[in-house]
This record gives sequence, structure tokens and C1' cells, in this order.
RNA sequence: GCUUGGGUAACUCAGUUGGUAGAGUGCAACCCUGAAGAGGUUGAAGUCGCCGGUUCGAGCCCGGCCCCAAGCA
Repeated sequence: GCUUGGGUAACUCAGUUGGUAGAGUGCAACCCUGAAGAGGUUGAAGUCGCCGGUUCGAGCCCGGCCCCAAGCA
């Protein structure tokens, strides 16, 4: 340099045909307990890598760029 895959919550990852952004873990409060752990309930937490484009509407489609991984040279 080229090809392919990936970038979404603190972490690991879903997200189907473009139509309200989700799960598990973790975190906080509460319940439970003599206390703690385990368990239960509720909640907070997001510029969907960045900039543009298409569209009534973009995590998803298109272009450019950045970063990570693998392969080729």
C1' cells in the first nucleotide's frame, strides 16, 4: 500500500426490511439478613468512531477520514 471484518452504556455484545436504541455483567437505592454474601425490585448511565450526503425519517444506505484486528504484498 491492497483486501476483509470490526468501532453501539464503565466492560462483553445484540440490534432482522430505514420507523421510540437494547441485553448480560458492573454501578446506585431499596427489600431480604443480627450483619454480610446470595437472591429479589427499581433506577442511573449513549454525540451509535468523526465529518458530510440521500430520505419525511439513518445505528442501519452512500462518500471521505480516523482507530483496532486478520490476511496479502